[in-house]
RNA sequence: GUGGAAAAAGGCAAACUGCUCGUAAGGGUAGGGCGCAAAGCUAUGGAUCGCUGAAUAAUCGAUCGCCAGGCUGCCGAAG
Numbered sequence: 001g002u003g004g005a006a007a008a009a010g011g012c013a014a015a016c017u018g019c020u021c022g023u024a025a026g027g028g029u030a031g032g033g034c035g036c037a038a039a040g041c042u043a044u045g046g047a048u049c050g051c052u053g054a055a056u057a058a059u060c061g062a063u064c065g066c067c068a069g070g071c072u073g074c075c076g077a078a079g
Base pairs, nucleotide, nucleotide: 002079004075011036012035016031017030018029019028020027021026034065040071041070042069044068045067046066047063048062049061050060052058
């Protein structure tokens, strides 16, 4: 450095529900835990979703817990 363990200290928080923002996708917050070794940050490339639209186009928006990429991080077993 990599690897990720019947390890240690912790962390995050799906669905759903209450309140709230948004035309919507979806977001925030409180509860709640399906799960996660980056389920930390980033919308850069795909992909998917939404609005408008004659349109399979384009603009605008959303989802990093869809797949990759970039940046950063705890511990340090076997190998």

A computed fold for a 79-nucleotide RNA from a Candidatus Aerophobota bacterium, annotated as c-di-GMP-I-GGC riboswitch aptamer. The sequence was found by an Rfam model in a public genome assembly.